[in-house]
RNA sequence: CCGUCCGGGAGAGUCCGCGCGCAGCCAGCGCCCGGCGCCGAAGGGGCAACCUCCCCGGAACCUCUCAGGCACCAGGACCGGACGGGA
Numbered sequence: 001c002c003g004u005c006c007g008g009g010a011g012a013g014u015c016c017g018c019g020c021g022c023a024g025c026c027a028g029c030g031c032c033c034g035g036c037g038c039c040g041a042a043g044g045g046g047c048a049a050c051c052u053c054c055c056c057g058g059a060a061c062c063u064c065u066c067a068g069g070c071a072c073c074a075g076g077a078c079c080g081g082a083c084g085g086g087a
Stems, first nucleotide, its partner, number of pairs: 001085008013036001015035003019031004037070003043066001044064003050058002
């Protein structure tokens, strides 16, 4: 430095409309598409403090929101531990 496993791990809509399915009297639940609002911590883009100075290269928790996400679950940058591998 990389991989696997374990533990921790934030933010923001259980919004609106059409249609479909389960059910079918309704209620309810799920899904597709569209609309509006919102979030930043998968990934990606931008700025550049910094890496003693120049080139090269690297580079944020800042910034954008393409992608992703906005009950729970899941995912999740990052942190800690165990094991294995590489230099």
Notes:
Glycine riboswitch aptamer from a soil metagenome, 87 nucleotides, folded computationally. The coordinates come from a structure-prediction model, not an experiment, and the mean pLDDT is 77.